[in-house]
Context: one part of a larger RNA
C1' cells in the first nucleotide's frame, strides 16, 4: 500500500412538545401483599402525585353554570342575498395586588391525566477516538553521578630542583664551577583513558551515537575491578538543568481514569419537498455561547396583501455646476487714491515729487473646495389613486416544535486608511459560497444561462483558414510595424512613416527644387588698430550703373585673396509651400532554464475600422413521450382522466416516504426429487434493492403482519489479521 473482518447519537432518571391509545372533572397507582401454569401474568394496594382558583413578599382575601355586539366553518332559506351561528374575536362584568383616586399588573364563561412511540433539553463517560498534565502507592544506583572500603595498572626516552662531594675565590658571610643526585598536578610518547577538527564515511547504518584520519592526557584533582551508601520535589552534580538502567526543567510501573479538551479528525442505505447564515446585541467575549434576524415543520385566525409601472401631493441637497451669491483658497495686466512702507531727488525745515512693493476701489483675464452654495438632477422615501401581480387550493397576521449560522469571498457603484498590494476597513447591489451547462487556451464569483429522464429542432454569449462545428463571405478604407490576430489597449517626450480633412500664401505675366550665367562701381565707407580691405570691435548703413547685386547672411585669411548666400536672368513646365486637426503606425521599451497570438500559421489579411448577408453554437427556448410534485374530478381504497408560462440546482439544516439486516410472537409456505452460502449468466426497479437459470455446496430457509435492536462503512496518520 491493498484486501477482509471490526469500528461512532446509546441507556437510566427528570422535563418539554408532537402523535397514538385508555379513562375523563377527574386520571394514575408506588412500595408492598395474595394467587398462579412462578423473572412474564391475574387480583389487590389511594400512602402519594398532577388537575379541579387565583391574586399577594406576606398577613390575608377570593372569581362570568353568559349580559351586549361582530362573525369563520357548518346548516337553513324565498340565493346579485338573507337568517341561525359551535369554536373564535371585541366590549362589559368579576377576583386579587398596588391604591386618596384614576389607572395599571396577574387571573376568571370546566380539560385533564396515565401509558407507548418519536423530536428536543438537563444530569450522568453521554456520538467515537485523541493529549501534554495533576495526585497516590510501589519498584529501581547491574547504566550513570558522588562518597567510603579492599585491591590492581602506568613500555621507553628527555629535562635535570633541593641536598651532598670536590675544587676555585673570599677576612667572613658566602658565591661560582665541575660532578653526584633524581624532584615535578614537568616534557616527548606506548598501554590505558579521552574525543579537537574533517561539520569526511555511514545516516531503511556494522551500530537506537558506529568507522577512518587528525587530535588531548598519560605519577596524577590519574585510570580501573569488586563491595557498599545516597531515591523522585528526592538524590548526586569541578554546574551542562548534567546524570539517576536507550526514559529526566522532576525516573519507571500500576492506580485515580472512559481525567478534562470552547481544539483536530471521523461519524456507515435510497428517494421526495422546502432551503439558509457568515449580520445585530450581550458576554474575562473574540477558535465559544445566548437572544434576535434569516431556514423549516405544525397549529390557529379568516380577507386582504404589495416586490413592478404610471399619475398626484410633499420631503431631500448628492452627482453636476457655480462662485461679479456667501465662505475660504487662487494667476497676470491696466487704472485709481488726503492710504501705508523702504529707497532716491529737492528743500534749512515743515514738507513736496518719484521708482518699487503692499492695501482700497474699478476694468479685463486665468483657476478651485468632504466639513462653500445663487443653483441643482437621475434617484430614494411617505401618503393617496389607477393598472399589474397575488390570495378562501387560506395570502397578511399570530402561536408553538426543530435547526443551522454569528472565520466569508469576488465583480461593479460610492467612501475612509495606505507609496502601493491578490492590502486593511465601511456601505449598496449582483454573483460564488450552496450553481451544473456554453464562451473567455487552462481559469469559484467576467459574458451567456438557473439543471427531473429520453429524443428532435431554434437560438444566446462567442465564433466560421487548419487543429475544431460553421464564410479562405460581400462592399469600402487603413496598417508594413508580424503593429496586430491578447479583456496586458506600455508613460512623459519625440517622429519630413503614411492616410484623411481644413486654412493662409506663391504660381502659365511660369511658382518650388535643380542646372547654367550674373552677383558690379564710388570704396579698402568712417573710426579704431601693428593690420581691420563686406565679415575682431564702434558709428553710420548713403549714392551710381542696373535685369539684379547687402556700407554684406555664412565659411575663410596675420591682413588680403578665395568659396558660398541674399538678389537677378536663362533652361525646364504644374503644382508648390507653411500652419492646424484627426486615423493607423514608429522610437522611448531592461531579468534571470527555450521561445510562442492556445498552436500551426496569417499581410488588397486569418490584422484594424465601417456596413451588410449567411451559417455554427448550451442542460437556455420550442416540441414529443415518460417520471415525480401540487391541485381538480374520480375510486371504499387502488386504478384512471385533467390542469401547471409563472413546479422539479442545492451545502448547513427542517419535514416526509421507502430499501435492507438480527432475533421474537402470530399467520402461511419451500427444502436430500437438494436449504443457506459461494461463483457465474439473464431479467425488473429512479434507487436503496428484488428476482430467475446454471454450477458448487450438503441442511436448513423464506413471505405477510406486529414487535425488537450492540442494524447498513471509503475515509478517523482508525484497530486486528492476511498478502
Nucleotide at each position: 500500500a491493498c484486501c477482509a473482518g471490526g469500528g461512532a447519537g446509546u441507556g437510566u432518571g427528570c422535563u418539554u412538545g408532537u402523535u397514538u391509545g385508555g379513562c375523563g372533572a377527574g386520571c394514575c397507582u408506588a412500595a408492598c401483599c395474595c394467587g398462579a401454569g412462578u423473572a412474564u401474568c391475574g387480583g389487590g394496594g389511594u400512602a402519594g402525585g398532577c388537575a379541579c382558583a387565583g391574586g399577594g413578599a406576606a398577613a390575608c382575601c377570593a372569581a362570568c353554570a353568559u349580559g351586549g355586539c361582530c362573525g369563520c366553518a357548518g346548516g337553513g332559506c324565498u340565493u346579485u342575498g338573507c337568517c341561525c351561528c359551535a369554536g373564535g374575536g371585541c366590549c362589559g362584568c368579576c377576583g386579587u395586588g398596588u391604591u386618596c383616586a384614576a389607572g395599571c399588573g396577574c387571573g376568571g364563561g370546566g380539560a385533564g391525566u396515565c401509558a407507548g412511540a418519536c423530536g428536543g433539553g438537563c444530569a450522568c463517560g453521554a456520538c467515537c477516538c485523541g493529549a501534554a498534565u495533576c495526585c497516590g502507592g510501589a519498584c529501581g544506583a547491574u547504566c550513570u553521578a558522588u562518597g567510603c572500603g579492599u585491591g590492581g595498572a602506568c613500555a621507553g626516552g628527555g629535562u635535570g630542583a633541593a641536598g651532598c662531594a670536590u675544587g676555585a675565590c673570599g677576612a667572613a658571610a658566602g658565591u661560582c664551577a665541575u660532578g653526584u643526585g633524581g624532584a615535578a598536578g614537568c616534557c616527548c610518547g606506548a598501554a590505558g583513558g579521552g574525543u579537537u577538527g574533517g561539520u569526511g564515511u555511514c545516516c531503511u547504518a556494522c551500530a537506537a551515537u558506529a568507522c577512518c584520519c587528525u587530535c588531548c592526557c598519560a605519577u596524577g584533582a590519574u585510570c580501573u575491578a569488586c563491595g557498599u551508601a545516597u531515591a523522585g520535589g528526592g538524590g548526586u552534580g569541578a554546574a551542562a538543568g548534567g546524570c539517576c538502567c536507550a526514559u529526566c526543567g522532576a525516573g519507571u510501573c500500576c492506580g485515580g481514569c472512559a481525567a478534562c479538551a470552547g481544539c483536530u479528525g471521523g461519524u456507515u442505505c435510497c428517494g421526495a419537498c422546502c432551503g439558509a447564515a457568515a449580520c445585530a446585541u450581550g458576554u474575562c467575549g473574540a477558535a465559544g455561547c445566548a437572544u434576535g434576524a434569516c431556514c423549516u415543520c405544525c397549529g390557529c385566525c379568516g380577507a386582504g396583501g404589495u416586490a413592478g409601472u404610471c399619475c398626484g401631493u410633499g420631503a431631500g441637497g448628492u452627482a453636476g455646476a457655480g462662485c461679479g451669491a456667501c465662505c475660504g483658497a487662487u494667476u497676470g495686466c491696466c487704472g485709481u487714491g488726503u492710504c501705508c512702507g523702504c529707497c532716491c531727488u529737492c528743500g534749512a525745515g515743515a514738507g513736496a515729487g518719484g521708482u518699487c512693493g503692499g492695501c482700497u476701489c474699478g476694468g479685463c483675464u486665468g483657476u478651485c473646495a468632504a466639513a462653500c452654495u445663487c443653483c441643482g438632477a437621475a434617484c430614494u422615501c411617505a401618503c393617496g389613486g389607477a393598472c399589474g401581480c397575488u390570495g378562501u387550493c387560506g395570502a397578511c397576521g399570530c402561536g408553538g416544535g426543530g435547526a443551522g449560522u454569528c472565520c466569508g469571498g469576488u465583480g461593479c457603484g460610492c467612501g475612509g486608511g495606505g507609496u502601493a498590494a491578490g492590502c486593511c476597513u465601511g456601505u449598496g447591489u449582483a454573483c460564488c459560497a450552496u450553481a451544473a451547462g456554453g464562451g473567455a487556451g487552462a481559469c469559484a464569483a467576467c459574458c451567456c444561462a438557473g439543471c427531473g429522464c429520453u429524443g428532435g429542432g431554434u437560438u444566446a454569449a462567442g465564433g466560421u483558414c487548419c487543429c475544431a462545428a460553421a464564410g479562405u463571405g460581400u462592399g469600402g478604407a487603413u496598417u508594413a510595424a508580424g503593429u496586430g490576430c491578447g479583456a496586458u489597449c506600455g508613460a512623459a517626450g519625440g517622429u519630413u512613416g503614411u492616410c484623411u480633412c481644413g486654412a493662409g500664401c506663391c504660381c502659365u505675366a511660369a511658382a518650388c527644387a535643380g542646372c547654367c550665367g550674373g552677383g558690379a562701381g564710388g570704396u579698402g565707407a568712417g573710426c579704431u588698430u601693428a593690420g581691420a580691405a563686406g565679415c575682431a570691435g564702434c558709428u553710420a548703413c548713403c549714392c551710381u550703373c542696373u535685369a539684379a547685386g547687402a556700407a554684406a547672411a555664412g565659411c575663410g585669411u596675420a591682413a588680403c585673396a578665395g568659396c558660398u548666400u541674399a538678389c537677378c536672368g536663362g533652361c525646364c513646365g504644374a503644382g508648390g509651400u507653411u500652419c492646424g486637426a484627426g486615423g493607423c503606425g514608429c522610437c522611448c521599451a531592461a531579468a534571470a532554464u527555450g521561445a510562442u497570438c492556445g498552436g500551426g500559421g496569417c499581410u488588397c489579411a486569418a490584422a484594424u475600422c465601417c456596413a451588410c448577408c449567411a451559417c455554427c453554437g448550451a442542460a437556455a427556448c420550442c416540441u414529443a413521450g415518460c417520471c415525480a410534485c401540487a391541485c381538480u374530478c374520480g375510486u371504499u381504497a387502488c386504478a384512471g382522466a385533467g390542469u401547471g408560462g409563472u413546479u422539479g440546482c442545492g451545502u448547513a439544516g427542517g419535514u416526509c416516504g421507502g430499501c435492507g439486516c438480527u432475533c421474537c410472537g402470530c399467520g402461511u409456505g419451500g427444502a436430500u426429487g437438494g436449504a443457506a452460502g459461494c461463483a457465474u449468466g439473464g431479467g425488473c426497479g429512479a434507487g436503496a434493492g428484488c428476482u430467475c437459470g446454471u454450477g458448487u455446496g450438503g441442511a436448513c430457509c423464506g413471505c405477510g403482519u406486529g414487535g425488537u435492536g450492540a442494524c447498513g462503512a471509503a475515509a478517523a496518520u482508525c484497530c486486528u489479521g492476511g498478502u